[in-house]
Context: one part of a larger RNA
RNA sequence: AGCACAGGGUGGAUGCCCUGGCACCAAACGCCGAAGAAGGACGUAGCGAUCUACGAAAAGCCACGGGGAGCCGAAAGCAGGCAUUGAGCCGUGGAUGUCCGAAUGGGGAAACCCGGCGGCGGUAAUGCGCCGUCAACGGCAGCCGAAUACAUAAGCUGCGCGUGGGGAACCCGGGGAACUGAAACAUCUAAGUACCCGGAGGAAGAGAAAGAAAAACAUCGAUUUCCUAAGUAGCGGCGAGCGAACGGGAAAGAGCCCAAACCGUUGGUCUACGGAUCAGCGGGGUUGCGGGCCGGCAAAACGGACUUAAAUCUCUAGCUGAAGAGCGCUGGAAAGCGCCGCGAAAGAGGGUAAGAGCCCCGUAAGCGAAAGGGAGAUGAGCCAGGCCGGUACCAGAGUACCACAGGACACGAGGAAUCCGGUGGGAAGCUGGGUGGACCACCACCCAAGGCUAAAUACGUUUGGUGACCGAUAGAGCAUAGUACCGUGAGGGAAAGGUGAAAAGAACCCCGGGAGGGGAGUGAAAUAGAACCUGAAACCCUGUGUUU
Numbered sequence: 001a002g003c004a005c006a007g008g009g010u011g012g013a014u015g016c017c018c019u020g021g022c023a024c025c026a027a028a029c030g031c032c033g034a035a036g037a038a039g040g041a042c043g044u045a046g047c048g049a050u051c052u053a054c055g056a057a058a059a060g061c062c063a064c065g066g067g068g069a070g071c072c073g074a075a076a077g078c079a080g081g082c083a084u085u086g087a088g089c090c091g092u093g094g095a096u097g098u099c100c101g102a103a104u105g106g107g108g109a110a111a112c113c114c115g116g117c118g119g120c121g122g123u124a125a126u127g128c129g130c131c132g133u134c135a136a137c138g139g140c141a142g143c144c145g146a147a148u149a150c151a152u153a154a155g156c157u158g159c160g161c162g163u164g165g166g167g168a169a170c171c172c173g174g175g176g177a178a179c180u181g182a183a184a185c186a187u188c189u190a191a192g193u194a195c196c197c198g199g200a201g202g203a204a205g206a207g208a209a210a211g212a213a214a215a216a217c218a219u220c221g222a223u224u225u226c227c228u229a230a231g232u233a234g235c236g237g238c239g240a241g242c243g244a245a246c247g248g249g250a251a252a253g254a255g256c257c258c259a260a261a262c263c264g265u266u267g268g269u270c271u272a273c274g275g276a277u278c279a280g281c282g283g284g285g286u287u288g289c290g291g292g293c294c295g296g297c298a299a300a301a302c303g304g305a306c307u308u309a310a311a312u313c314u315c316u317a318g319c320u321g322a323a324g325a326g327c328g329c330u331g332g333a334a335a336g337c338g339c340c341g342c343g344a345a346a347g348a349g350g351g352u353a354a355g356a357g358c359c360c361c362g363u364a365a366g367c368g369a370a371a372g373g374g375a376g377a378u379g380a381g382c383c384a385g386g387c388c389g390g391u392a393c394c395a396g397a398g399u400a401c402c403a404c405a406g407g408a409c410a411c412g413a414g415g416a417a418u419c420c421g422g423u424g425g426g427a428a429g430c431u432g433g434g435u436g437g438a439c440c441a442c443c444a445c446c447c448a449a450g451g452c453u454a455a456a457u458a459c460g461u462u463u464g465g466u467g468a469c470c471g472a473u474a475g476a477g478c479a480u481a482g483u484a485c486c487g488u489g490a491g492g493g494a495a496a497g498g499u500g501a502a503a504a505g506a507a508c509c510c511c512g513g514g515a516g517g518g519g520a521g522u523g524a525a526a527u528a529g530a531a532c533c534u535g536a537a538a539c540c541c542u543g544u545g546u547u548u
Base pairs, nucleotide, nucleotide: 001547002546003545004544005543006542007541008540009539015533016498017497020470021469022467023466024465025464026463027462028461029460030459031166032165039100040099041098042055043054044053046078047077050074051073061094062093063092064091065090066089070082071081072080105114106113107112115134116133117132118131119130120129121128136163137162138161139159140158141157142156143155170201171199172198173197174196175195181188185237211220212219224251225250226249227248228247234242235241255452256451257450258396262283263282264281265280266279267278268277269276270275288430290394291393292391293390294389295388296387297386303383304382306381307380308379309378312375313374314373315372316371318367319366320365324340326339327338328337329336341358342357349361350360351359401425402424403423404422406420407419408418411437432447433446434445435444436443485492486491505532508519509518510517511516
């Protein structure tokens, strides 16, 4: 030195575990903000730091409800207190709420600096302290008022009237890539994706037919979402690839208001004083079987998404809740095993020294709200609206449509309809107009150029539930951490779980400066001793044997 066996060290695999995570289902709920948000800074406890909670009224104050014996957060200890005159704790409502932050009196290198005005305190007086208030823009109301006579602009004042900023995802709109794929690449694809910007809401958007369709037979009746139709019809360097709709089934279900004609009224302008015209307001009216006006007839049923009240249901605390502390055995420990009982509308689950229906928390079944929130039958208020004939007054114009060049439609210019906006041209007006995939005729359907509209849907939060989901290199990045650390910054971003049933966590003695160890003691166990469950391998050491 090799090999073998045995015993250790190191190391932290494996097994077991779960206060952590992941996914889905159901129900409920969903915006916050100048009345100062989101997010922070700094403080606050008798005792240093951190987290949590709170705000100079500072781990808290008040009221109301729940609850019923302990309490003064994580978190021990010391000291001192509180509590059946009901504390702590839980819920609802309120008070307080420093400074920064849209940050808004002015400034500023956020959490700081410096002011004006009014009031109060203090001082001999000033300094000083406290409270309130002071940004901008828009809107409304009023005042004042240039060039310039009237006027207008500018300016001023008042107003808890609005705006501003934030929000993970979801939504709508304005912009809008490339890698990639096409086995290269340019049309195409990726993709209207990522990303940027604007805006809204608890949802958003869409939405009440100038619809879909059918083809000399019709039919349906707003929108949205899902299943299907269907990887079909189509589109496509007919490559890669893209990819409907009609129809059928389901969820939900809801329809309305203006503009105009006409009537009235207020104001301006013009006037041949008859009126005309423009603007505002009120009535009227809303449709494809229209409305106005004139004549005639009816006059009430029913409806409503608005306001309010409210039965009831529900959310935000809770409460009741059966039956063995049974006997024996093993054991450190009984819930295990044996024996004997009991309940069950409760044998879901968790805990208790191991494996408990009957020990604890619960579970089945029931019950419960002073206060705040959600839904809401129904009532009240409020709001709407009918029929016949005549007349021909009205029914959304730089619009429809066309041309050119684009974009969106599954549809890449194609035979390319339809929709959108850019440039140019530019109608008819109810004997009117649009559509039915070029276009024309016939026929059918429908009324554009104004607007609103719940629900079914998307996303999230909370609560409950579930898992051929994970179990510490997994599962979230985090068993908690956006921490430590890195970066000027935007930003990047870890590692790290387990004594024991219970600290009973080792009094006392010995060696040592200590660390560490040896006794003693605890414990079922101490090679469970805090570098603590199990404790593999690599690697290191010791002993014995053997070989050279």